[in-house]
Parts: sequence; structure tokens; C1' cells
RNA sequence: CAUCCAAAAAGGCAAACCCAUCGUGAGGUGGGGACGCAAAGUCAUGGGUCUGUACCAACUACAGACCGCCAGGCUGCUGAA
Repeated sequence: CAUCCAAAAAGGCAAACCCAUCGUGAGGUGGGGACGCAAAGUCAUGGGUCUGUACCAACUACAGACCGCCAGGCUGCUGAA
């Protein structure tokens, strides 16, 4: 120094589920709660999944949701070999 990667410490995040609240919905936010996480920080950029509307349906189009599904961009704590 951080391509890569152990251990420990400090601090951090918080799945399912429950309560409140917002939304037609996917889901969001707050509180409780911890299955897990070194990017489980961030950006919907590509793919993917999901919702709404149109369509008999599929396909498709439009408008949305999810980055704790995969990839990519940017940023980032500690630290031996």
C1' cells in the first nucleotide's frame, strides 16, 4: 500500500417474525427482534425477480419496487502471512 486475505479488538448493519404508520400493490419508514453480513455502505447502469395499468391470455409497452439475487461504477474500518 490494500490486488489479495487469516486472527483479534473497537464500532457498524440487521433476515424471519411482531407492533405502528404510509402506499391500490410490489414495498417504504419508525420501534421491538437477530438469521446472518467486510461492503448486508452507496448508485436501479446491465441481467434477474416482483407489483400496477393496457391486452382474453402469452408476448410486449408504460409506470413502479427490490442492491440482504448476480455483475458493474463510486466510496470505505482493522490487519498478520
Molecule: c-di-GMP-I riboswitch aptamer
Organism: Chloroflexota bacterium